[in-house]
RNA sequence: AGAAGAGGUGCGCUAGCGUCGUUAUUAUUGGGAAAGGCAUAACCCUUGUUGAUCAAUAAAUAACAGCGUCAGCGCCGAAAGAAGUUUUAAGUUAUGGGAAAGCUUCUUGGGGUUAAUGUUCAAAGGCAUUAACACUGUCACGUUGUUGAAUCACAACGUGGGGCGCUUCU
Numbered sequence: 001a002g003a004a005g006a007g008g009u010g011c012g013c014u015a016g017c018g019u020c021g022u023u024a025u026u027a028u029u030g031g032g033a034a035a036g037g038c039a040u041a042a043c044c045c046u047u048g049u050u051g052a053u054c055a056a057u058a059a060a061u062a063a064c065a066g067c068g069u070c071a072g073c074g075c076c077g078a079a080a081g082a083a084g085u086u087u088u089a090a091g092u093u094a095u096g097g098g099a100a101a102g103c104u105u106c107u108u109g110g111g112g113u114u115a116a117u118g119u120u121c122a123a124a125g126g127c128a129u130u131a132a133c134a135c136u137g138u139c140a141c142g143u144u145g146u147u148g149a150a151u152c153a154c155a156a157c158g159u160g161g162g163g164c165g166c167u168u169c170u
Stems, first nucleotide, its partner, number of pairs: 001170005008076001010075005016069004025059006034047004038096006079108010109136002112133009138161009
């Protein structure tokens, strides 16, 4: 340098099934002039005294996304997060925000529990970060045991480190 592997409530993707009552839309009542196109400003377009936007009640009821479950597939920096940057769509311009994808740098061995903060949000259910706690896997060092001794190997325990790592082979 190359190839093949290991960790386990392991990681990711897709389909099916399930979950969830918001939205388009309609009716009644109230109300009375602006409202909508992500936010702000300008413009442009559309709707509105033939009563809109809004509020309450009742019905109606998706799609996407999320979540759970199970199956298949791909894998073990699997993947995730933060920052920056490029592109895409939402009427135009400017600024900003969110979403998706790509690239660069940095961080994280892995999952779990608890707490805090944030986020998705109609709801259900989650997600992210940080900290603590043990658990687990691996390597280094040390102690003890397996044996008459040493080395090696194995097992247990203790301390410490991290995936740009660890093991095997060439």

Background: Lysine riboswitch aptamer from Facilibium subflavum, 170 nucleotides, folded computationally. The prediction has a mean pLDDT of 76. It matches the Rfam family "Lysine riboswitch aptamer". About the family: Riboswitches are metabolite binding domains within certain messenger RNAs that serve as precision sensors for their corresponding targets. Allosteric rearrangement of mRNA structure is mediated by ligand binding, and this results in modulation of gene expression. The source organism's lineage runs through Bacteria, Pseudomonadati, Gammaproteobacteria, Thiotrichales and Facilibium.